[in-house]
RNA sequence: AGAGUUGGCCAGACAGUCGCUGGUCGUAUUCGCAAGAAUGCGGCGGGAGGAAAGUCCGGGCUCCAUAGGGCAGAGUGCCAGGUAACACCUGGGGGGCGUAAGCCUACGGCAAGUGCAGCAGAGAAUAUACCGCCAGUUGAUCGGUAACGUGAUUCAGGUAAGGGUGAAAAGGUGCGGUAAGAGCGCACCGCGCGGGUGGUAACAUUCCGUGGCAAGGUAAACCCCACUCGGAGCAAGACCAAAUAGGAACCUUUUUGUGCGGCCCGCGCAGGGUUCGGGUAGGUUGCUUGAGGCGCACGGUGACGUGUCGUCCAGAUGAAUGACUGUCCAAGACAAAACCCGGCUUAUCGGCCAACUCUCACU
Numbered sequence: 001a002g003a004g005u006u007g008g009c010c011a012g013a014c015a016g017u018c019g020c021u022g023g024u025c026g027u028a029u030u031c032g033c034a035a036g037a038a039u040g041c042g043g044c045g046g047g048a049g050g051a052a053a054g055u056c057c058g059g060g061c062u063c064c065a066u067a068g069g070g071c072a073g074a075g076u077g078c079c080a081g082g083u084a085a086c087a088c089c090u091g092g093g094g095g096g097c098g099u100a101a102g103c104c105u106a107c108g109g110c111a112a113g114u115g116c117a118g119c120a121g122a123g124a125a126u127a128u129a130c131c132g133c134c135a136g137u138u139g140a141u142c143g144g145u146a147a148c149g150u151g152a153u154u155c156a157g158g159u160a161a162g163g164g165u166g167a168a169a170a171g172g173u174g175c176g177g178u179a180a181g182a183g184c185g186c187a188c189c190g191c192g193c194g195g196g197u198g199g200u201a202a203c204a205u206u207c208c209g210u211g212g213c214a215a216g217g218u219a220a221a222c223c224c225c226a227c228u229c230g231g232a233g234c235a236a237g238a239c240c241a242a243a244u245a246g247g248a249a250c251c252u253u254u255u256u257g258u259g260c261g262g263c264c265c266g267c268g269c270a271g272g273g274u275u276c277g278g279g280u281a282g283g284u285u286g287c288u289u290g291a292g293g294c295g296c297a298c299g300g301u302g303a304c305g306u307g308u309c310g311u312c313c314a315g316a317u318g319a320a321u322g323a324c325u326g327u328c329c330a331a332g333a334c335a336a337a338a339c340c341c342g343g344c345u346u347a348u349c350g351g352c353c354a355a356c357u358c359u360c361a362c363u
Stems, first nucleotide, its partner, number of pairs: 001359010012328007020047002023044009049334001053345002056343005061233004073229005078092005093107001094105004108224002113222002115218002130163002132159003136155001139154004171189006190213001191211005196205003237285004247276006256270005292312004296307004329332001
């Protein structure tokens, strides 16, 4: 200098003017016994994100359900740790990719059972004989010989070494062995099992012994094993509470109507009045200071934890966070809270910082 890897950060800047929203202080008016409340005006300082998104996981909170256990269903799946919890994160192991930094990995079980596998191929699983190789005439036919399986075709066998098919065909190389072959035997490599050793463990092993080797793949196929899981969600839930309609209680004796066949009392019904309760519109609350962020110190490889430490903090409800002007530049992406957190995933102009790797050149 070039090419990369990993982690972190910023998200146009500055100034002026005018707004919007919520907070606080002051002040004025109204209401109230008071505490205080509402409204107006003024001052001060606050006002979107790294993803606020998708709503995919995990929790808090709220209501409902719930003796305990099981089935069904769903999820998770190497080990250890972190955490409120997780499918997240950290560290480690195995496997794969990369020259490397580093990246990816649902990674329990198919020597429980069941199922599935296109094309090609003889054969795709209690494996397979297409070509090839081999022995057989006490198999057949033909040909041949003085005679003799000597030859051709065929028949029923042996053979997984060689060829061919395929992603995959019962471990590889060599020697022996054999009719030809084959872990059939042996050596080495590989593999399985047991033990030892190291490690908390997954696992590793240049250690020892043992087995000719054990028969494929697929479980984000059914399934088996282990563990986890109640449902609905802030339109949760709580409180206040018009008008209209309906409900309940009481009153309606000198002044309502009506029924009990006429009258009085009484009772019932209707009407009227008062009070109450449920509940709709509407309002208040839940609502934002929290498993909180950042810095610092300490512990830890790290995720993270601890702290009489410092500092910071949107809360709307037709829903604020904006508009205009000027200057500058590298010319500004994706996108905007709606109960709150922890993650994951996806979108994203341009730029900055740190650590590391490889190549080339120079000293």